A computed fold for a 78-nucleotide RNA from Syntrophaceae bacterium UBA5744, annotated as c-di-GMP-I-GGC riboswitch aptamer. Taxonomically the source falls in Syntrophaceae (Bacteria, Pseudomonadati, Thermodesulfobacteriota, Syntrophia).
Formats: sequence, C1' cells, structure tokens
RNA sequence: CCCGAUAAAGCCAAACCCUCCGCAAGGGGGAGACGGAAAGCGGCGGGUCCUGAAACAAAGAUGGCCGAGCUGCCGGAG
Repeated sequence: CCCGAUAAAGCCAAACCCUCCGCAAGGGGGAGACGGAAAGCGGCGGGUCCUGAAACAAAGAUGGCCGAGCUGCCGGAG
C1' cells in the first nucleotide's frame, strides 16, 4: 500500500417500545439488535424527505441512500 477470515480483541446499533425536543421531515436520551469494516467525522455534489396553497424560491432533515473528501481500531487467514 492492498485486502477483510465461519479467526481473535474490542466498537457502533435498524425496527419496535418509553421519554424529551421539533409545525414536520427528523433529532437527543433509555431500552433493544436488523445489520455494519468506516454504520467514525463534516451536508461538498447528487438523490430522497419535510415545512409551504403551490413552486424550479427559501429554510430545514437524512453521513444506516450514493459519490467524493478527511481521519481511524484489529488482523495478515487470502
């Protein structure tokens, strides 16, 4: 540098439920594991969603939708 094992040590935690915040999408905490090798970080690009009578405007949400970026644990089975 590349790779990710029916290995080892750890890590994160979908849905449902409870609670708080938000008009909403959704978010924080608790509980819980469907999954994850960046499911770590930041909305930069695209997508989707929300507010709105509506919109290609504006404000927002999603990093567990994708791309790119930055950082990083363990291992050397292949």